[in-house]
Notes:
The prediction has a mean pLDDT of 81. Transfer RNA from a Clostridiaceae bacterium, 90 nucleotides, folded computationally. Rfam family: tRNA. The sequence was found in a public genome assembly. Taxonomically the source falls in Clostridiaceae (Bacteria, Bacillati, Clostridia, Eubacteriales).
RNA sequence: GGAGAGAUGGUCGAGCGGUUGAAGGCGCCGGUCUUGAAAACCGGAGAAGGAGUGAUCCUUCCGUGGGUUCGAAUCCCACUCUCUCCGCCA
Numbered sequence: 001g002g003a004g005a006g007a008u009g010g011u012c013g014a015g016c017g018g019u020u021g022a023a024g025g026c027g028c029c030g031g032u033c034u035u036g037a038a039a040a041c042c043g044g045a046g047a048a049g050g051a052g053u054g055a056u057c058c059u060u061c062c063g064u065g066g067g068u069u070c071g072a073a074u075c076c077c078a079c080u081c082u083c084u085c086c087g088c089c090a
Stems, first nucleotide, its partner, number of pairs: 001086007010026003018070001028044005046061006063079005
């Protein structure tokens, strides 16, 4: 340099244009159980900004920036990065 695949929460990872701001596993937090733990079971939990005494609520965010659309993690374009194969140099 050429071809292909990919980038989603702490992590792995699913995700037809429309109940997915996000399934499920692991990890974490709380609880049940236990003498106590582990295991098992139940529940909770992304980030930033804003409102509220508080419970809670609102907005934005799926690598970055644009576009299409009533509606985009999903389709299109550009860029960045990662992986695989091929080629080149040594």